[in-house]
RNA sequence: UGUCCGAGGGGCGCUGCAGCGGCACGACCGCGAGGCUCGGGCACGGCCGGUAAUCCGAACAACGGCGCCCAUUCGC
Numbered sequence: 001u002g003u004c005c006g007a008g009g010g011g012c013g014c015u016g017c018a019g020c021g022g023c024a025c026g027a028c029c030g031c032g033a034g035g036c037u038c039g040g041g042c043a044c045g046g047c048c049g050g051u052a053a054u055c056c057g058a059a060c061a062a063c064g065g066c067g068c069c070c071a072u073u074c075g076c
Base pairs, nucleotide, nucleotide: 001043002042003041004040005039006038007037008036009070010069011068012067013066014065017035019031020030021029022028034063
């Protein structure tokens, strides 16, 4: 960096950027607000270090358009 999985408490409605799909390839149509971050597996590449690996312990998120609702926590 790419990909897969997990997590970040949920639901409904709306808009529509990215992205994806369709198309008569039109300036159109449809889907579309976990696309972000953290952790792990795999693959590839780069850098650093020289005993590392291992083991044990501690700590552990920050965010996520608009409206409404539920849950949870604290205070009154």